[in-house]
Molecule: THF (Tetrahydrofolate) riboswitch aptamer
RNA sequence: UGAAGAGUAAAAAUACGUUCGUUAAGUGCUGUCGGAACGGGGAGUUGUCGGACAGACGAAAGGCUUUGGCUUGCGGUUCGUAUUUUGCAUCCCGCUUCA
Numbered sequence: 001u002g003a004a005g006a007g008u009a010a011a012a013a014u015a016c017g018u019u020c021g022u023u024a025a026g027u028g029c030u031g032u033c034g035g036a037a038c039g040g041g042g043a044g045u046u047g048u049c050g051g052a053c054a055g056a057c058g059a060a061a062g063g064c065u066u067u068g069g070c071u072u073g074c075g076g077u078u079c080g081u082a083u084u085u086u087g088c089a090u091c092c093c094g095c096u097u098c099a
Base pairs, nucleotide, nucleotide: 001099002098003097004096005095010086011085012084013083014082015081016080017079020075021074022073029055030054031053032052033051035049036048040093041092042091043090061072062071063070064069
């Protein structure tokens, strides 16, 4: 100098447990404002993820009961754990191997 490679945060699916709602919040969608994170180091988006406000859409209840609740469900429900899969937008440097 050239070629090849490794590694993160995190995301998704499934299983189990769990929270909330079922008197409809949450999830998902749109807009505005503002923020955060993004391989070991630096930079970092039109990508990713939260927050606030606004808007549109919108549902599955049943059984028991000592009226306190319990239970079977339901919800693009919350969180946790496990497994599997995916995985630095991109740029520079570094690391490993080979020449």